[in-house]
Molecule: SAM riboswitch aptamer (S box leader)
Organism: Thermoleophilia bacterium
RNA sequence: GCCACAUCUAGAGGGGUGGAGGGACUGGCCCAGUGAAGCCCCGGCAACCAUCUUCGGAUCGAUUCGAUUCGAGGGGAGGUGCCAACUCCAGCAGGUCACCGUUGUUGUUGUGCGGGGCCUGGAAGAUGUGGG
Numbered sequence: 001g002c003c004a005c006a007u008c009u010a011g012a013g014g015g016g017u018g019g020a021g022g023g024a025c026u027g028g029c030c031c032a033g034u035g036a037a038g039c040c041c042c043g044g045c046a047a048c049c050a051u052c053u054u055c056g057g058a059u060c061g062a063u064u065c066g067a068u069u070c071g072a073g074g075g076g077a078g079g080u081g082c083c084a085a086c087u088c089c090a091g092c093a094g095g096u097c098a099c100c101g102u103u104g105u106u107g108u109u110g111u112g113c114g115g116g117g118c119c120u121g122g123a124a125g126a127u128g129u130g131g132g
Base pairs, nucleotide, nucleotide: 002131003130004129005128006127007126008125013042014041015040016039017038021031022030023029025091026090027089028088043083044082045081048079049078052074053073054072055071056070057069058068059067060066061065087124092121093120094119095118096117097116099115100114101113102112
């Protein structure tokens, strides 16, 4: 790097080193010499995997116990991950709104175009688990 599935509105930062970038991409908007990335140390968050344990269901074996599995909960010693901003926001499609601008009309309703708000889905990305 490839495939599948789950999650992405919560949470959690100090020091050293380093010396100009960083927030995936594009646009925006931010962070950064009051010190970016990277690396090291310490601390923390979370609960994906693993592990232990409680309750309930199912199946199996056999007897009032064991195993497997599913769901819910607890713990945080192990493997990852994470610790600015909702994945920082948008990007594609659909819906919706007398929210704005504009063409046209005597004017209203309405229509077209552009923008904005909200909702749903998707794409992309990230992390984990399994596979290859």